[in-house]
RNA sequence: GAAGUCGGUCGGGCAGUCGCCGGUCACGCAAGUGACGGGAGGAAGGUCCGGGCUCCGCAGAGCAGGGUAGCGGCUAAUGACCGUCCGCUGAAAAGGCGUGAGGGCGCAAGCCACACGCUCAUAAGGCGAGGACUAGGGCCACAGAGACGAGCGUAUUCAGUUACGGUGAAACGCGGCAACCUCUACCCGGAGCAAUAUCAAAUAGGCAUGCGCUGACAGUGGGCAACCACUGACUAGAAGGCGGCUCGUUGGAGCAUGCGGGUAGAUAGCUUGAGCGGCGCAGUAAUGCGUCGCCUAGAGGAAUGACUGCCACAGCGAGCAAUCGCGUUGACAGAACCCGGCCUACAGACCGACUUCACUU
Numbered sequence: 001g002a003a004g005u006c007g008g009u010c011g012g013g014c015a016g017u018c019g020c021c022g023g024u025c026a027c028g029c030a031a032g033u034g035a036c037g038g039g040a041g042g043a044a045g046g047u048c049c050g051g052g053c054u055c056c057g058c059a060g061a062g063c064a065g066g067g068u069a070g071c072g073g074c075u076a077a078u079g080a081c082c083g084u085c086c087g088c089u090g091a092a093a094a095g096g097c098g099u100g101a102g103g104g105c106g107c108a109a110g111c112c113a114c115a116c117g118c119u120c121a122u123a124a125g126g127c128g129a130g131g132a133c134u135a136g137g138g139c140c141a142c143a144g145a146g147a148c149g150a151g152c153g154u155a156u157u158c159a160g161u162u163a164c165g166g167u168g169a170a171a172c173g174c175g176g177c178a179a180c181c182u183c184u185a186c187c188c189g190g191a192g193c194a195a196u197a198u199c200a201a202a203u204a205g206g207c208a209u210g211c212g213c214u215g216a217c218a219g220u221g222g223g224c225a226a227c228c229a230c231u232g233a234c235u236a237g238a239a240g241g242c243g244g245c246u247c248g249u250u251g252g253a254g255c256a257u258g259c260g261g262g263u264a265g266a267u268a269g270c271u272u273g274a275g276c277g278g279c280g281c282a283g284u285a286a287u288g289c290g291u292c293g294c295c296u297a298g299a300g301g302a303a304u305g306a307c308u309g310c311c312a313c314a315g316c317g318a319g320c321a322a323u324c325g326c327g328u329u330g331a332c333a334g335a336a337c338c339c340g341g342c343c344u345a346c347a348g349a350c351c352g353a354c355u356u357c358a359c360u361u
Stems, first nucleotide, its partner, number of pairs: 001357010012311007020039002023036005041332001045343002048341005053192004065188005070084004085130001086128004095119006103112003131183002136181002138177003148173001152165004196268004206259006215234001217232006240250003275294008312329001313330001315326004
């Protein structure tokens, strides 16, 4: 320097103004006001795998269903991650070597170009759904006369006796496939923060207590009767209304209090955690241990926004160039109980490592 790979970091910066969410402090009876500092991601996404946490369930055993599958390690746990064995895969440029009745140059030897082959079945790296086909079932495309069960074709023999069989992954055999069923070993309760817990209004409904919905009389009618209806003159009447109270008046059957369930609503769960960063030690590594430092959103129909100035980059335009002008942050995307992984999306910028080859010193 060329080619092929693997991994990591970032994903605008500074300042100002106005808002939004939540925090601390001060003032205030309160409503609120002021000051200070905090406010999206590497995937917050898909919800695929594994945990924490919460509630429900749970003697024990078996069946069904689901999952995992070389070996070892790591972890809270995993199908993730790390190491390793085996199998498969994995090469471009340049160079070198070889070949080429052909092209160009040359009397020739040969040189140049081009093509092919080798150098090169291997490197770094990548992939593996890597237990079992002598328990049983099922399947084996194309080609081939015949494809799983012994037969078939040709030749041969006393005799299915012996030999061979183009094809094909497999052919006359103790075949192949479990990424087909199955078998073996091991593992697995269910639902999820709209989990769950606490406080608790109005309305409706439930239970309890208290007050009230009147009391008798006479007459008439109906009825076997109990009783019912109507009329008359008396007597009683809660809440509510009449601007607050009393009286008064009106009114004409419900009202008041308590308890418990439960809805709206409020609060907790909620962010100090298997946390993050530095250093040291152990280990090939994943990872673990020690030590020092740090606190980094917590909403609840759901805040994290808008604008302005300067700088830097991509991009676009002009210019021979130096350079100048424009420049809407120019990708994917928006936390919702919290972690560990996996997968998917992503404009652009930067860094590191490995392998092979060539050239120079």

A computed fold for a 361-nucleotide RNA from Casimicrobium sp., annotated as Bacterial RNase P class A. The coordinates come from a structure-prediction model, not an experiment, and the mean pLDDT is 76. The source organism's lineage runs through Bacteria, Pseudomonadati, Pseudomonadota, Casimicrobiaceae and Casimicrobium. The RNAcentral record of the sequence draws on ENA. It is recorded under the gene name rnpB.